[in-house]
């Protein structure tokens, strides 16, 4: 070169074309003389970028970009 794969919250990963969620982490309060565990509430997101298709795209097409694996 050439084939494949992944790319969504700070971290791992979910999310049949119809509100973008979970765990942990983070804040905050509750409990304890204090911590820490534990309950409770909360913040926090341009779905990697760029067009297309669609009434509607994180998901479909297409190109590009980056990481990882395969072949030569």
């Nucleotide at each position: 070169g050439c084939c494949g794969a992944a790319c969504u919250a700070g971290c791992u990963c979910a999310a049949c074309g119809g509100c973008a969620g979970a765990g942990c982490a983070c804040u905050g309060c509750u409990u304890u003389c204090g911590u820490a565990a534990a309950g409770c509430a909360g913040g926090g997101g341009u779905u990697c970028c760029g067009g297309g298709u669609u009434c509607a795209a994180a998901u479909c097409c297409c190109g590009g970009g980056u990481u990882c694996g395969g072949c030569u």